[in-house]
RNA sequence: GCCGCCGUAGCCCAAUCUGGUAGAGGCGCUGCGCUUAGAACGCAGAGGUUGGGGGUUCGAAUCCCUUCGGCGGCA
Numbered sequence: 001g002c003c004g005c006c007g008u009a010g011c012c013c014a015a016u017c018u019g020g021u022a023g024a025g026g027c028g029c030u031g032c033g034c035u036u037a038g039a040a041c042g043c044a045g046a047g048g049u050u051g052g053g054g055g056u057u058c059g060a061a062u063c064c065c066u067u068c069g070g071c072g073g074c075a
Base pairs, nucleotide, nucleotide: 001074002073003072004071005070006069007068010027011026012025013023020058029045030044031043032042033041051067052066053065054064055063
């Protein structure tokens, strides 16, 4: 230098194929229950610029362009 994959909550990640409510889930966090107190368990809750910018569209995490970062392959 070329090609491919990935980036979504504090962390791990689903939804992308087929554009149509961003949380399906796990951990963590907060509150309550339970306990002498904790752990475990149960219940409830908070938390988002979907890496950044632009475009298409009634509507974009999803499609297009550009850019940043990470990983891999080729040279």

Transfer RNA from a Capsulimonadaceae bacterium, 75 nucleotides, folded computationally.
The sequence is in RNAcentral, with records from ENA.
Rfam family: tRNA. By type it is a transfer RNA.